[in-house]
RNA sequence: CCGUACUACAUGGGGAGGCAGCGGUGCCCUGUACUCGCAAUCCGCUACAGCGAGGUGGAACUCCCCGGCCGAGGGCUGGCCUUGUGGAGCCUGACCCUGGUAAGCAGCGUUGACGAUCGGGUCCUGCGCAACAAAACUUUGUGAACCCUGUCAGGUCCGGAAGGAAGCAGCAGUAAGCAGACCCUUUUGUGUGCCGCAGGGCGGCCUGAUCCGAGCCGGCUGCCGGGGUAACGUCCGGAAGGUCAUGUUCGACGCCGGGGUGUACGG
Numbered sequence: 001c002c003g004u005a006c007u008a009c010a011u012g013g014g015g016a017g018g019c020a021g022c023g024g025u026g027c028c029c030u031g032u033a034c035u036c037g038c039a040a041u042c043c044g045c046u047a048c049a050g051c052g053a054g055g056u057g058g059a060a061c062u063c064c065c066c067g068g069c070c071g072a073g074g075g076c077u078g079g080c081c082u083u084g085u086g087g088a089g090c091c092u093g094a095c096c097c098u099g100g101u102a103a104g105c106a107g108c109g110u111u112g113a114c115g116a117u118c119g120g121g122u123c124c125u126g127c128g129c130a131a132c133a134a135a136a137c138u139u140u141g142u143g144a145a146c147c148c149u150g151u152c153a154g155g156u157c158c159g160g161a162a163g164g165a166a167g168c169a170g171c172a173g174u175a176a177g178c179a180g181a182c183c184c185u186u187u188u189g190u191g192u193g194c195c196g197c198a199g200g201g202c203g204g205c206c207u208g209a210u211c212c213g214a215g216c217c218g219g220c221u222g223c224c225g226g227g228g229u230a231a232c233g234u235c236c237g238g239a240a241g242g243u244c245a246u247g248u249u250c251g252a253c254g255c256c257g258g259g260g261u262g263u264a265c266g267g
Base pairs, nucleotide, nucleotide: 001267002266003265004264005263006262009057010056011055012030013029014028015027020046021045022044023043024042034054035053036052037051038050063260064259065258066257067256068255069254073250074249075248076247077245078244079243080242081241082240083239085237086236087235088234091233093232094229095228096227097226098225099224100223101222103221104220105219107216108215115211116210117209118208119207120206121205122204123200124199125198126197127196128195129193130192131190132189133188134187135186136185138181139180140179141178142177148173149172150171151170156165157164158163
């Protein structure tokens, strides 16, 4: 150096998740890569970190290590948008209530505003008057089988008679009572009064007169405050979805460079 048979090893890799950690099953990326069994209430292992069974390749283009380039995709972070959510309330917003102001509009005002003075009313007390109501008084009518009055037919009683007595009905009258009138008088009362007199009160309101001489009012808008609400806007927080990255991290596929790796037998 050649040949044969072997051995280590290889027979895909990566991301997120999960785990003390590693690998796998499941998801995603890469892109083509031997087959079967196991496994999320997980499965198998322990830094040489899937296990078991079979097959193939096998010491090199092919296995292992290091460095570089490119870079699919994922994670983290950040920005923006949308949706829903918790909170805040000087946040010059919005909405509600309220105080002030008087710039604008409207209204009142030189046919006199506001203010001032004087007076009256409204209010209170007392008295009067009136009204109303009730009662009394006055008056009219009615009003008693007998136990009210008068007169008492008839009848009754006493009497020899003259005469006398009681007395029903009727008639007339009357008492209490009942009904009405009058309101003349008196008394009492009042959710009464365009009333009168006197006193008080005069703050407010209404009103009259006089003085003065230009404001008054606060309906609408504006402006300045106070209080409240939290639907909306705003701000703060966290969530989900989307999007971007100039950030960070892992990194498949591919490319380049360097290094490393056996055993036996025969020629």